A computed fold for a 112-nucleotide RNA from a Phycisphaerales bacterium, annotated as SAM riboswitch aptamer (S box leader). Its mean pLDDT, the model's own confidence on a scale to 100, is 81. Taxonomically the source falls in Phycisphaerales (Bacteria, Pseudomonadati, Planctomycetota, Phycisphaerae). It matches the Rfam family "SAM riboswitch aptamer (S box leader)". Rfam describes the family as follows. The SAM riboswitch is found upstream of a number of genes which code for proteins involved in methionine or cysteine biosynthesis in Gram-positive bacteria.
RNA sequence: UUCUUAUCGAGAGUGGCUGAGGGUAGGGCCCGAUGAAGCCACAGCAACCGUUUUGGGUAUUUGCCUUAAGACGGUGCUAACUCCCGCCCGGUUUUGCCGGGACAGAUAAGAA
Repeated sequence: UUCUUAUCGAGAGUGGCUGAGGGUAGGGCCCGAUGAAGCCACAGCAACCGUUUUGGGUAUUUGCCUUAAGACGGUGCUAACUCCCGCCCGGUUUUGCCGGGACAGAUAAGAA
């Protein structure tokens, strides 16, 4: 970098350095000198993967399963539903609203 699978309406920020951008891209709408992005420190959220403890289930045993509750580790995340829309389909009280899907994206696990 590419591919596969799963999830994406929840949750969780302070300080330091630095100094103008950021929210993927287009359109919008926002955030930002009361400090963007980035880096560092500490804290937190979550539970994808691994290990493990407890509970539950199962089995003749070693064990195996688990939508339950923790701990540790590998990641991730800590404005706004992936901030909203675009393309397709359906519904409707039709400049609109609601629902489903596709594309794109993010994260995890696996593979090349």